[in-house]
Predicted 3D model of a 72-nucleotide RNA (transfer RNA) from a Candidatus Micrarchaeota archaeon. It matches the Rfam family "tRNA". By type it is a transfer RNA.

RNA sequence: GCCCCGGUAACUCAGUGGGAGAGUGCCAGUUUCGUAAACUGGAAGCCGAGGGUUCAAAUCCCUCUCGGGGCU
Numbered sequence: 001g002c003c004c005c006g007g008u009a010a011c012u013c014a015g016u017g018g019g020a021g022a023g024u025g026c027c028a029g030u031u032u033c034g035u036a037a038a039c040u041g042g043a044a045g046c047c048g049a050g051g052g053u054u055c056a057a058a059u060c061c062c063u064c065u066c067g068g069g070g071c072u
Stems, first nucleotide, its partner, number of pairs: 001071007010024004018055001026042005048064005
């Protein structure tokens, strides 16, 4: 330098055009003499950045950026 994959909640990830979600963690409650476990509820996201297409973009296109892998 070229090619491929990835960046979505604190963490690990799903979500291939119209509702932003799960598990773990965190907070509160129930339970217990108390803690843990279990159960119930809740908070937490401008979906890496900018632009384009579209009535509508996390999702499609372009550029940039960060991480991983491959080739020379």
Notes: It was read from a public genome assembly.